[in-house]
Context: one part of a larger RNA
RNA sequence: CCCUCGUUAAGGAACUCGGCAACAUGGCCCCGUAACUUCGGGAGAAGGGGCGCUUCGCGGCUCAUUGCUUGUCAAUGGGUACGAUCGAAGCCGCAGUGAAAUGGCCCAGGCGACUGUUUAGCAAAAACACAGGUCUCUGCGAAAGCGAAAGCUGACGUAUAGGGGCUGACGCCUGCCCAGUGCCGGAAGGUUAAGAGGAGGGGUGCAAGCUCUGAAUCGAAGCCCCGGUAAACGGCGGCCGUAACUAUAACGGUCCUAAGGUAGCGAAAUUCCUUGUCGGGUAAGUUCCGACCUGCACGAAUGGCGUAAUGAUGGCCAGGCUGUCUCCACCCGAGACUCA
Numbered sequence: 001c002c003c004u005c006g007u008u009a010a011g012g013a014a015c016u017c018g019g020c021a022a023c024a025u026g027g028c029c030c031c032g033u034a035a036c037u038u039c040g041g042g043a044g045a046a047g048g049g050g051c052g053c054u055u056c057g058c059g060g061c062u063c064a065u066u067g068c069u070u071g072u073c074a075a076u077g078g079g080u081a082c083g084a085u086c087g088a089a090g091c092c093g094c095a096g097u098g099a100a101a102u103g104g105c106c107c108a109g110g111c112g113a114c115u116g117u118u119u120a121g122c123a124a125a126a127a128c129a130c131a132g133g134u135c136u137c138u139g140c141g142a143a144a145g146c147g148a149a150a151g152c153u154g155a156c157g158u159a160u161a162g163g164g165g166c167u168g169a170c171g172c173c174u175g176c177c178c179a180g181u182g183c184c185g186g187a188a189g190g191u192u193a194a195g196a197g198g199a200g201g202g203g204u205g206c207a208a209g210c211u212c213u214g215a216a217u218c219g220a221a222g223c224c225c226c227g228g229u230a231a232a233c234g235g236c237g238g239c240c241g242u243a244a245c246u247a248u249a250a251c252g253g254u255c256c257u258a259a260g261g262u263a264g265c266g267a268a269a270u271u272c273c274u275u276g277u278c279g280g281g282u283a284a285g286u287u288c289c290g291a292c293c294u295g296c297a298c299g300a301a302u303g304g305c306g307u308a309a310u311g312a313u314g315g316c317c318a319g320g321c322u323g324u325c326u327c328c329a330c331c332c333g334a335g336a337c338u339c340a
Stems, first nucleotide, its partner, number of pairs: 001335001003333001006330002010326002014324001019321001027051005036041001038169001052091006058083002060080008068071001092096001110313001111311002116128002132167007144153003170306004175236003180233002182229005189224003195218002200213005237255005264298001265295001276292005
C1' cells in the first nucleotide's frame, strides 16, 4: 500500500453526479394510527409502552379423597413441563427479542394500472405482456397458416366461435376532415388482352387455289368514373382592422383549404429562445413543486385527461442515522514487500 472486519471526540451529508457505501430500524405482546380510496385498502401507516430472573397469588390442566341435586358439579389436598387472561413483591447488570437471525420512516410528484415477461454473457425499464375496449375478416371442405400435392393445424371448434390489426385496469371522454392513399359497394359510359371477325391489300399461279397481312365491329377483370368508410393510412391555416387611458379583441373584412385542433392538458419523458415570468421551499435552488400560456414543434384508442393500489422504476424534499465528509487515527486478521 491492498483486502475483510471493528472502534472513534466535536460536528452530522458540509462528501458526492447522486446519502453510493455504511450507519440506523428490526422479533413478540399491548395501546394507537392521517390524507386519500375502486371501501378491498392505505397499515407493520405514523407514534408510544412492555419483555430477564426469584417468590407468592390467580387461572388452566391433571391425580386422589369426600359430598350430593350424579353433573361439562362442588369442596379439600397433591402434582404441574401450561398462561398470548394474568397480578403483586423482590433481585442483578451499562444493557433482559442481553448472542444469532430479524422492516428505516414520512411528504409531494413523472411514467407504467396491477402480479408477471425481457437483451443466457454491460440495459429489468417508462420496453413486452396483460384483463378490458374497438375495428375487420370468416356460414364451415370457414377465414387464416404449413405444404408442388396428398394432407394437416384451425377444431373433433361453428359468429357468446376462430383469425388478423390497433389500444391497454378503472373513471370522465374520444371533436372536425373522405380532397390524396387504402379498403368496401356500384355498374351506365370511356379505355382495354387473348380470342371472334373479316372490308381491303400483298406474293404466286392461266385458273381453281395456296400463302402473308389486315380496317371496322364484338371481346373480362383492372383502371378512369360514381358513392361509402378515419378506434383505415393520415390531415386538422394565413393576413388586416376594430371597444371612451393603455393594452387586448367578444366583433368585422379578405385569401386559401378536404377540413382548419373541439374537450382536456400545457416551458411538459414534448419549450428552441430558456436558468421564460410569478409564487413556494434554501442564507444562497440551471433540478423540484404550484401557477401563467408567448404550445419553435401537446391533443383525443399512433388514444386525451385523471386516478386508489402497486414498482430492486426516473427526478425532488424533510426528520432519524451515521467515518460519506471536516480529517483522519487506531485495531483483529489475510496479502503485497524484506529476510531465512
Predicted 3D model of a 340-nucleotide part of an RNA (large-subunit ribosomal RNA, domain IV) from Bubalus bubalis. The source organism's lineage runs through Eukaryota, Euteleostomi, Eutheria, Bovidae and Bubalus. Rfam family: Bacterial large subunit ribosomal RNA. Its mean pLDDT, the model's own confidence on a scale to 100, is 84.